[in-house]
Context: one part of a larger RNA
RNA sequence: GUCUGCGAGUUAUUGUCCGUGGCCAGCUUAAGCCGUUCUGCGGCGGAGGCGAAGGGAAACCGAGUGCCAAUAGCGCGACCAAGUCGCGGGCAAUAGACCCGAAGCGGAGGUGAUCUACUCUUGAGCAGGUUGAAGCCUGGGUAAUACCAGGUGAAGGACCGAACUCGUGGAUGUUGAAAAAUCCUGAGAUGACUUGAGAGUAGGAGCGAAAGACUAAUCAAACCCCGUGAUAGCUGGUUCUCUCCGAAAUCGCUUGAGGGCGAGUGUUGUGGAAGUACUCCAUGGAGGUAGAGCACUGAAUGGCUUAGGGACCCCACCAGGUUACCAAAACCAAUCAAACUCCGAAUGCCAUGGAUCUCAGUAUCACAGCAGUUAGGCAGUGGGCGAUAAGGUUCAUUGCCGAGAGGAAAACAGUCCAGACCAUCAGCUAAGGUGCCCCAAUGUGAUUAAGUGGAAAGGAUGUGACGUUGCUUAGACAGUGAGGAUGUUGGCUUAGAGGCAGCCAUCAUUUAAACAGUGCGUAACAGCUGACUCAUCGAGCGAUGUCGCGCCGAAAAUGAUUGGCGAUUAAAUCACAUACCGAAGCUAUGGAUUCGCAGGAUUUUCGAAUCCUGCGAGUGGUAGGAGAGCGUAAUUAGCGCGGCGAAGCCGGACGGAAACGGACGGUGGAGCGCUGAUUAGUGAGAAUGCAGAC
Numbered sequence: 001g002u003c004u005g006c007g008a009g010u011u012a013u014u015g016u017c018c019g020u021g022g023c024c025a026g027c028u029u030a031a032g033c034c035g036u037u038c039u040g041c042g043g044c045g046g047a048g049g050c051g052a053a054g055g056g057a058a059a060c061c062g063a064g065u066g067c068c069a070a071u072a073g074c075g076c077g078a079c080c081a082a083g084u085c086g087c088g089g090g091c092a093a094u095a096g097a098c099c100c101g102a103a104g105c106g107g108a109g110g111u112g113a114u115c116u117a118c119u120c121u122u123g124a125g126c127a128g129g130u131u132g133a134a135g136c137c138u139g140g141g142u143a144a145u146a147c148c149a150g151g152u153g154a155a156g157g158a159c160c161g162a163a164c165u166c167g168u169g170g171a172u173g174u175u176g177a178a179a180a181a182u183c184c185u186g187a188g189a190u191g192a193c194u195u196g197a198g199a200g201u202a203g204g205a206g207c208g209a210a211a212g213a214c215u216a217a218u219c220a221a222a223c224c225c226c227g228u229g230a231u232a233g234c235u236g237g238u239u240c241u242c243u244c245c246g247a248a249a250u251c252g253c254u255u256g257a258g259g260g261c262g263a264g265u266g267u268u269g270u271g272g273a274a275g276u277a278c279u280c281c282a283u284g285g286a287g288g289u290a291g292a293g294c295a296c297u298g299a300a301u302g303g304c305u306u307a308g309g310g311a312c313c314c315c316a317c318c319a320g321g322u323u324a325c326c327a328a329a330a331c332c333a334a335u336c337a338a339a340c341u342c343c344g345a346a347u348g349c350c351a352u353g354g355a356u357c358u359c360a361g362u363a364u365c366a367c368a369g370c371a372g373u374u375a376g377g378c379a380g381u382g383g384g385c386g387a388u389a390a391g392g393u394u395c396a397u398u399g400c401c402g403a404g405a406g407g408a409a410a411a412c413a414g415u416c417c418a419g420a421c422c423a424u425c426a427g428c429u430a431a432g433g434u435g436c437c438c439c440a441a442u443g444u445g446a447u448u449a450a451g452u453g454g455a456a457a458g459g460a461u462g463u464g465a466c467g468u469u470g471c472u473u474a475g476a477c478a479g480u481g482a483g484g485a486u487g488u489u490g491g492c493u494u495a496g497a498g499g500c501a502g503c504c505a506u507c508a509u510u511u512a513a514a515c516a517g518u519g520c521g522u523a524a525c526a527g528c529u530g531a532c533u534c535a536u537c538g539a540g541c542g543a544u545g546u547c548g549c550g551c552c553g554a555a556a557a558u559g560a561u562u563g564g565c566g567a568u569u570a571a572a573u574c575a576c577a578u579a580c581c582g583a584a585g586c587u588a589u590g591g592a593u594u595c596g597c598a599g600g601a602u603u604u605u606c607g608a609a610u611c612c613u614g615c616g617a618g619u620g621g622u623a624g625g626a627g628a629g630c631g632u633a634a635u636u637a638g639c640g641c642g643g644c645g646a647a648g649c650c651g652g653a654c655g656g657a658a659a660c661g662g663a664c665g666g667u668g669g670a671g672c673g674c675u676g677a678u679u680a681g682u683g684a685g686a687a688u689g690c691a692g693a694c
Stems, first nucleotide, its partner, number of pairs: 001694006011095013026050003032044005054061002064076004098237002101234001105227003109224003117201009126191001128160003131156001135152006164188003169184004203219001205215002240629006250263005264373002266370006279355007291343001292341002297337003301333003306327001308326002310323004376401010406417003421591004426587003432581003435565003441578007458552002462549010479536005485509003490504003515530001519528002592619012630683001632680010648667004654661002
């Protein structure tokens, strides 16, 4: 891992609601006892309980009573009524209370020191080599010591290094040979050494050269048993089918935030239910948003005018003058505002009137039973926060997903279209499409040349359309040829300044035209060129604006991409026209089912229930509510089957909307089924489920 089996809302008591039955102003027995055909049934038993009366703390009073001085007033009651005891179901409370799951807490309950820590008693072990302390002896030396040399000697938590003990670094090992090892390397190796045997100390306790270490692979409190099914607002799991309806992820409070309680929202039942709710139209309202505005409150720019200041000049004082400085108030012009408003919508909201709607015993409403939800997400729109960032965050509002399948967007919860009862080898459409993949297309008029389509700011004689404006056969624009002069080297400045460092002026003449010079250049000249003019040529040439489509901008790591192939008067883009394709949408035909209506039949406790036919409206669905069934085991009554072959197992026509049923055949070899009623250890794929097999 697979297979098989087991595996989770139970039981008791009390309460409450619904259903159903008995009796009824009453209902009912508990323990116990008696009888019996003895898991049972029948009877006795009224002790007690609930109800029929309440009010008050109570005394107490009583259809009233309490407060009170009160006959008033107010509170709670009564006012013509229904209970009670069983059975079944939903839910709650108390119990382990749907199942499994802690870490832990407690026990004057127990077991452990064969591991390990320390201690005690008694034993054992340490190859070999090296060094050579004290003391002593001899000699020297001293007044005597001291001291020196040689020898002897054998000390040491001494040295090197086996056994032994340890475990420094590395490698291997890492489902190991091993739940800590092996190999290489290393530390101690006469000592605070190592070790055998025996013994002692224990769980808030021991022992510890102290690491919270160790106390039997377990230690910030061992192990076993018990309290114990501790508790778990947490995680996981929770077993057959179909039908009807169908949410929430919000508000308030919370030692509250991943939990609860109340409200909201769902479902089931009961009651009442209006031309009422909803929708639409009209009318009337409340309001200060969008926008707009500057009348207030503030902000902010320029001007004019001018207080007050600054600076400068003048001034003995008083005064005065100037101002390209700062600037209040007023005025003019032009602005800004969530916490400004002289104004002011659209929507939405409220009210009234009307319209549609025979929907209906329905929506809305009230009461009662039972819930789930209170982590939401994305998209559009209006805002806040943020950076007018985020698949960000937080509000409002709508939609979708959640709980929604189908078609489109290549693929793609939330986008677009559209809401799946079932069947059909029928039709029409939506979004989106119609070269091929791939169902379906043609025509007309334009644009684009970039494979743009299929990346931005920004940049540019791309190109098309529409304007405005200037020049132009009295010859434009571009090209080519020629001229581009004279006073004059203008004056000043300067070493020089001659069109061309700089300053000033910028005239006149000859002319077709020619600047006291546009640029390059020279030390300064020179030289080249431009403006300007003529000739040649011969028809359009410039400037500017708006719009359409293109161009550049364009660099990333495995091989690229409108989905691919591919496509250029298109298979791109814009516009028009007419077709077609295209979904579980709509239609058609048949069928099922829920609800409503009508008709008929049967039953009836007269409330209604069941069945048949027709018509109409429905039938996506998580949490969840409600309903109807299938199957398993057992009991009971009736009816059946079985050695001429039961159950079980294998196959299975066929039937049913499903859970399922099942003729028949094989195997098997002794029990089993159907119908009604009743009862439940009643349905398996999941729980890192449990046991077994492989």
Predicted 3D model of a 694-nucleotide part of an RNA (large-subunit ribosomal RNA, domain II) from a Verrucomicrobiota bacterium. Model confidence (mean pLDDT): 84 of 100. Taxonomically the source falls in Verrucomicrobiota (Bacteria, Pseudomonadati).